[in-house]
Molecule: Glycine riboswitch aptamer
Organism: uncultured Sphingomicrobium sp.
RNA sequence: GCGCGGGAGAGCUCGCCUUGCCCAGCCGGGCAUGGCGGCGCCGAAGGAGCAACCGCCCCCGGAAUCUCUCAGGCCAAAGGACCGCGC
Numbered sequence: 001g002c003g004c005g006g007g008a009g010a011g012c013u014c015g016c017c018u019u020g021c022c023c024a025g026c027c028g029g030g031c032a033u034g035g036c037g038g039c040g041c042c043g044a045a046g047g048a049g050c051a052a053c054c055g056c057c058c059c060c061g062g063a064a065u066c067u068c069u070c071a072g073g074c075c076a077a078a079g080g081a082c083c084g085c086g087c
Stems, first nucleotide, its partner, number of pairs: 001087006011039001013038005019032005040074003046070001047068003053062003
């Protein structure tokens, strides 16, 4: 690195728009999907920072599940650090 298995956290919250379906005499209303924006929130892709720690511990180098949340994520799916087995 590849394959298989396991794998957490946080609003399916508010507003607007679109599409489909339903109710309806009209105004309009309800449900579902998708998009945009706001506020709230999560950290275990990635990234960044401090620096515990590690290496030959002088220099120098490598540096976290810690911190930040730019990115990413907050129904599910996907993704997923890390762990186990096999090559």